[in-house]
RNA sequence: GCUUCGGGGAUGGGUGAAAUUCCCUACCGGCGGUGAUUCGGCUUAUCAUUCCCGGCUUCUUGCCGUGAUAUGACCGAAAGUCCGCGAGCGAAAGCUGACCCGGUGAGAUUCCGGGACCGACAGUAAAGUCUGGAUGAAAGGAGC
Numbered sequence: 001g002c003u004u005c006g007g008g009g010a011u012g013g014g015u016g017a018a019a020u021u022c023c024c025u026a027c028c029g030g031c032g033g034u035g036a037u038u039c040g041g042c043u044u045a046u047c048a049u050u051c052c053c054g055g056c057u058u059c060u061u062g063c064c065g066u067g068a069u070a071u072g073a074c075c076g077a078a079a080g081u082c083c084g085c086g087a088g089c090g091a092a093a094g095c096u097g098a099c100c101c102g103g104u105g106a107g108a109u110u111c112c113g114g115g116a117c118c119g120a121c122a123g124u125a126a127a128g129u130c131u132g133g134a135u136g137a138a139a140g141g142a143g144c
Base pairs, nucleotide, nucleotide: 001144002143003142004141005140012024013023014022026129027128028119029118030085031084032083033082037078038077039076040075041074046073047072048071049070052067053065054064055063056062080117081116088095089094099115100114101113102112103111121132122131123130
């Protein structure tokens, strides 16, 4: 530089003239990072060490092996509420949601258990879940 990918969710009921918008209940969680950690890893990877087996041998806790065991490095995955980004709003500067309790532990914002909370704009009976801008844009991922 090019190509391509790149968001999920209203179940069942109540009220009502009217609500997937209210109420009860249900359901969902973009991208990168972090992860005391947890899980996976060759049958496609490499390295180190260890064990076993076989071979060699200068007989030395030596060397070798498309062999084989395990561990570590390493690789991959894991957070809506921790850090940052995107989306959204704005003329711009800039602004922009939500977590506590208990457990384990040296240490938890991330593990385990429990309970809670959050979610752009326009439309419309008041919307995280419907319709629309959007066959858009984009954090970024993969490949060439």
Predicted 3D model of a 144-nucleotide RNA (FMN riboswitch aptamer (RFN element)) from a sheep gut metagenome. Its mean pLDDT, the model's own confidence on a scale to 100, is 77. The sequence is in RNAcentral, with records from MGnify.